[in-house]
RNA sequence: AGAGUUUGAUCCUGGCUCAGGAUGAACGCUGGCGGCGUGCUUAACACAUGCAAGUCGAACGGAGAAAAGAAGCUUGCUUCUUUUCUUAGUGGCGGACGGGUGAGUAACGCGUGGGUAACCUGCCCUAUGCAGGGGGAUAACGUCUGGGAAACCAACGCUCAUACCGCAUAAUACAAAGAGCUUGCAUGAGCUUUUUGUCAAAGAUUUAUCGGCGUAUGAUGGACCCGCGUUGGAUUAUCUAGUUGGUGAGAUAACACCCCACCACGGCGACGAUCCAUAGCCGGCCUGAGAGGGUGAACGGCCACAUUGGGACUGAGACACGGCCCACACUCCUACGGGAGGCAGCAGUGGGGAAUAUUGCGCAAUGGGCGCAAGCCUGAUGCAGCGACGCCGCGUGAAGGAUGAAAGUUUUCGGAUCGUAGACUUCUAGUCAUCAGGGAGGAACCAAAUGACCGUACCUGACUAAGAAGCCCCGGCUAACUACAUGCCAGCAGCCGCGGUAAUACGUAGGGGGCAAGCGUUAUCCGGAUUUACUGGGUGUAAAGGGUGCGUAUGUGGUAUGGCAAGUUGGAUGUGAAAUUUUGGGGCUCAACCUCAAAGCUGCAUCCUAAACUGCUGAACUACAGUGCAGGAGAGGAAAGUGGAAUUCCGAGUGUAGCGGUGAAAUGCGUAGAGAUUCGGAGGAACACCAGUAGCGAAGGCGGCUUUCUGGACUGUAACUGACACUGAGGCAGGAAAGCGUGGGGAGCAAACAGGAUUAGAUACCCUGGUAGUCCACGCCGUAAAUGAUGAAUACUAGGUGUCGGCCCUUCUCGGGUCGGUGCAGCAGCUAACGCAUUAAGUAUUCCACCUGGGAAGUACGACCGCAAGGUUGAAACUCAAAGGAAUUGACGGGGACCCGCACAAGCGGUGGAGCAUGUGGUUUAAUUAGAAGCAACGCGAAGAACCUUUCCUAAACUUGACAUCCCAAUGCCAACUCGUUAAUCGGAGUCUUACUAGCUUGCUAGUACAUUGGUGACAGGUGGUGCAUGGUUGUAGUCAGUUCGUGUCGUGAGAUGUUGGGUUAAGUCCCGCAACGAGCGCAACCCUUAUCUUUAGUAGCCAUCAUUAAGUUGGGCACUCUAGAGAGACUGCCAGGGAUAACCUGGAGGAAGGUGGGGAUGACGUCAAAUCAUCAUGCCCAUUAUGUUUAGGGCUUCACACGUGCUACAAUGGGUGCUACAAAGUGAAGCAAAGCCGCGAGGUAUAGCAAAUCACAAAAAGGCACUCCCAGUUCGGAUUGUAGUAUGCAACUCGACUACAUGAAGUCGGAAUCGCUAGUAAUCGCGAAUCAGAAUGUCGCGGUGAAUACGUUCCCGGGUCUUGUACACACCGCCCGUCACACCAUGGAAGUUGGGGGGGGCCCAACGUCGGUGACCCAACGGUAAGGAGGGAGCCGCUUAAGGCAAAACCAAUGACUGGGGUGAAGUGGUAACAAGGUAACCUUA
Repeated sequence: AGAGUUUGAUCCUGGCUCAGGAUGAACGCUGGCGGCGUGCUUAACACAUGCAAGUCGAACGGAGAAAAGAAGCUUGCUUCUUUUCUUAGUGGCGGACGGGUGAGUAACGCGUGGGUAACCUGCCCUAUGCAGGGGGAUAACGUCUGGGAAACCAACGCUCAUACCGCAUAAUACAAAGAGCUUGCAUGAGCUUUUUGUCAAAGAUUUAUCGGCGUAUGAUGGACCCGCGUUGGAUUAUCUAGUUGGUGAGAUAACACCCCACCACGGCGACGAUCCAUAGCCGGCCUGAGAGGGUGAACGGCCACAUUGGGACUGAGACACGGCCCACACUCCUACGGGAGGCAGCAGUGGGGAAUAUUGCGCAAUGGGCGCAAGCCUGAUGCAGCGACGCCGCGUGAAGGAUGAAAGUUUUCGGAUCGUAGACUUCUAGUCAUCAGGGAGGAACCAAAUGACCGUACCUGACUAAGAAGCCCCGGCUAACUACAUGCCAGCAGCCGCGGUAAUACGUAGGGGGCAAGCGUUAUCCGGAUUUACUGGGUGUAAAGGGUGCGUAUGUGGUAUGGCAAGUUGGAUGUGAAAUUUUGGGGCUCAACCUCAAAGCUGCAUCCUAAACUGCUGAACUACAGUGCAGGAGAGGAAAGUGGAAUUCCGAGUGUAGCGGUGAAAUGCGUAGAGAUUCGGAGGAACACCAGUAGCGAAGGCGGCUUUCUGGACUGUAACUGACACUGAGGCAGGAAAGCGUGGGGAGCAAACAGGAUUAGAUACCCUGGUAGUCCACGCCGUAAAUGAUGAAUACUAGGUGUCGGCCCUUCUCGGGUCGGUGCAGCAGCUAACGCAUUAAGUAUUCCACCUGGGAAGUACGACCGCAAGGUUGAAACUCAAAGGAAUUGACGGGGACCCGCACAAGCGGUGGAGCAUGUGGUUUAAUUAGAAGCAACGCGAAGAACCUUUCCUAAACUUGACAUCCCAAUGCCAACUCGUUAAUCGGAGUCUUACUAGCUUGCUAGUACAUUGGUGACAGGUGGUGCAUGGUUGUAGUCAGUUCGUGUCGUGAGAUGUUGGGUUAAGUCCCGCAACGAGCGCAACCCUUAUCUUUAGUAGCCAUCAUUAAGUUGGGCACUCUAGAGAGACUGCCAGGGAUAACCUGGAGGAAGGUGGGGAUGACGUCAAAUCAUCAUGCCCAUUAUGUUUAGGGCUUCACACGUGCUACAAUGGGUGCUACAAAGUGAAGCAAAGCCGCGAGGUAUAGCAAAUCACAAAAAGGCACUCCCAGUUCGGAUUGUAGUAUGCAACUCGACUACAUGAAGUCGGAAUCGCUAGUAAUCGCGAAUCAGAAUGUCGCGGUGAAUACGUUCCCGGGUCUUGUACACACCGCCCGUCACACCAUGGAAGUUGGGGGGGGCCCAACGUCGGUGACCCAACGGUAAGGAGGGAGCCGCUUAAGGCAAAACCAAUGACUGGGGUGAAGUGGUAACAAGGUAACCUUA
């Protein structure tokens, strides 16, 4: 510091996601040690048990115990004295600290800085002064008193005090009344002084102290007040009656409406009152570069609370966690009468929860309370225990060690990897854990004594490498890859996305990467996110400028100058607690941790200072702005009047059959006279031409003419004012069309509606009608794609060229200057690009408005406005990973331009109808094997299914196999031939029958090779699957003219340029131009063939001349033809015209051939997951006595039917018969076969010739010459059928071909539709070949005869180039919208329901308590002889008051039959609205 994700690709906008850090965490797997920290975030839920606040006998009287002494005597009891100890009670101090929790609280609660001239302060310090003398009670205790279950209580009797109460004394205290001085911003304050009045005290112990009282001061702690800061919501806008202020009285430590009475009517609030929701605040902590954002565990400060609510008492201090009273709820005890309780103290329990510990030890240390002290108490605290919860540290060994062991994994089978890893050897100064020995320190009291932790830390020794490694990940982001298994299943996933039979993405394994006693996941926060933008964003088209103006508050503000000092600058002082943080040191072996010092704490306050800028203020200026005066321009506004053209209607005339309307029609009008035409009249609305990116207006908007009234702008002038300005939240006004209300008006047009068409339908588009409405007046509505999609104002920043209004100069129709408007193109600059560009989207300033992913949604609810329609304001749940802008390349368009093609047109001939052949579908079948499927499957693979082929079916047979390699054994066979058997194969019998080498004795043995048989298993074999795993091959557009690259240039980029443009061509062919210059693959050419000539050669070819023959038969010849080698030839080379002087085109000459001469081969980059696993090859999968192999028969040849491709015809341009002529290209030995003879014929017989320019097939046919037929189902046509044959073949039944005779079907030129062909072509005629035993109407070739037509490119189809639009990119067979049906999800409304919840107000009742009143009852202290008094109390009453009750309204939730829309879902239904001119351009407002 960035990365992934929208697209075919690009740039931008914009969201989502990731990598980092953190945590009081939890969960999963795993787990050696230690140190330091930390541990109920949920139920402020309920709590058993124990402990957490006591202490003082040196305040007091008792009681008890012990010891000692003494006395009495009933000699073991009583009494007394002394000492020690204990302590229930009175009394003092402390229980207001310490500890817990965060419910409440949006507040002077907290933070920060001030104030108190408005205050208090126990213990403590200091100063000063004082302590005299009396009194009356009450606990404890006692009672043979009483009540009660208990808690406890009552009565009577006794008693002390540092308990209580008078009196005396007393002031620098307090109060009242005066006098004077000083001082403060004010209320006031301080000091001096006079008089009067009032208030104190306590002793204890025993020699040293500790206490007591008054006053003053300090310190500490607290109280109150003020400035500033402190969450969200305006769908909370008004709130407030003790409320705001005053006067008087009261209360308080003290100020204050704190409380009361009276008076006034104020007070707060858009600078956000009130209300609602949420929340303890801070130092800090986390994160971040910072600014910020989040948070408020632990530690520290403050606040609040103590079951809930209320209340006071005591006290220096409380309205009191372990005190009191009352009420409610809950729990417990109970004898039912009544009582007791409050863990949000420490442990602990239940419960809740994803989740959080021991009913531990000790007061040794630190601190606190009491005490003179010893000491006691202390769940504060110090320690220990539990938990990897966090941070930090250490370890699980080190060195050597290649046979690179084995196993595992993988493999191309060679190997690779795990891997120096292990084993093995050596070492350890062997940490930690273990065992043993030693052993601090925290300890501070004069000394002594005193340690929970703890025999802990630490040190030493012993012992064995011994006891100690896991977790996550490996598609990209993101470091790390292979195998198997699975097969859109199981599953993964943070985002993009993986998985449908070869998954680096699921699961397992091996290997690898990362971190490590941890590792991952989840949750939350910050970061990245400049994605709320102060630092640091935007608003023409991406989200975003208010529809417009006027104007209030606010904000901002011209030139020069004086003053002040609020902002601002500098300095000083105080404060900003400590801890934390940073830096530098120190201490634990290091670190975490602890500790010292410094810095810092960016803040606040006070004082001083400066006066540039802002501000305030004084007095000025004229350049902003405004006024005056003088002009001209204008569809600016309002009202009244008026004009002509046109439409419609009415009346009359002429006149006759149609009019009207459309793509075509119909509805409609018309013989009752339309339409047309003429005249007259009525009525309403709108104003042609002028008319112009002209004018005016703030916008909406404004258009005949005239008059009246009226607003604004502009120009000129420079007389006046003197900053009067700009903007503008709220507010007010204007505001198209549609719509609403009332009343008019109504010609035309025209929602709704009706009819006619169109259509599959047509609630539309088209047509005929037609009502609201459109018009006027008045009143509403308040919205528009109200747009320049561009807020207003000011200043500055190149020029050019139009135009409107005014003025000036001028050499005066020109030109120049200037002010104000309105356009165009364009520089700098800006912009994502498009584009903007003095009329900014540039550079700056000021103010307002608005935006923050898409959808849900401008919806719901609420509020306001409206007669209504509706408008304004305006969410959330849920859902998606995009939505979007601009530009690029393609593709597409029922967009445009240009061009081409037998594409159309012009022609010729066909197909579609018939019969047959052939292929396909379908059907049938045991099987009818299988493939090919629009063009680009269908006479296709198949250049040829009777068996074979052959894959299919039936039946039978074999199982290492029909075929290959390896191993073992046996044999020397096997094979071949013959015989017989079988449906056939197989099997059986017979005949026939090896080689080499070595050893050694002939022959035998051993080995090798070969062959056969048998055996064993590896295997062999598969036309089984997948052409969507593949290679190869092929089709296709298309023989269309395209498709790219290098360098350069342009562009942020995808890309563009080149390749576009002007011409031209068959052609991206060529020329010219050009930021391009060149090049590759294609085009063309090179190749073959054909057309002409030359030359060479002359047999098997040819024959002009010579000879010869029946015959080029022979001699001869090679001129010619021909053959086949080599060459020539054609290149727009020449001429003319056109064109741009080009390319090229047109015409011509010459030439056999002329503009690529004709034909062929040749097929660019790529497309269609095109075809083929059945040519072949091949991965993977499948079967293996069968999906392999063999055999026989059958089938592929079926047949109601449908389609494709052909053949033959329908006839006279013909059929038949006879005679007769002219080819080319091929083939031939398992062959072609002549002549001759036989047969009607197919053919047979026969055997000359020929491995071929020699011989044969071989007859060419159409054609020509004659004859015949005479328009008919025929002398056309030949299907079908019968009989008899021929050749092939083992075999023609299923199932072939041909022949002869006989039979003689359909068919008389073919509907819609559709195919081929542009010249030696179509058409027509025959010939040959491959395959092949036989079997072509098919296929591939060959020649013969030989046309017609093309004006032309409007249209159909296909293609190319340029351009345009696009929401398409799987690319129009695209994309996509809304309803309906089904499922799920969240949500709105809803009669109501939950006597739900919180809060406020009203009324009723009213506990305890304070206060006040009363007090007939009661009372020790004082005075009084007493009576009685002073004073106090019980009781009662009143105000107030918690809880409770009643009724109503508002608010917030949850739920609710039914209902509304929304979202998401698989390939549902019916349409086709949008994107192209989307087939009616789309869209906005409205009905």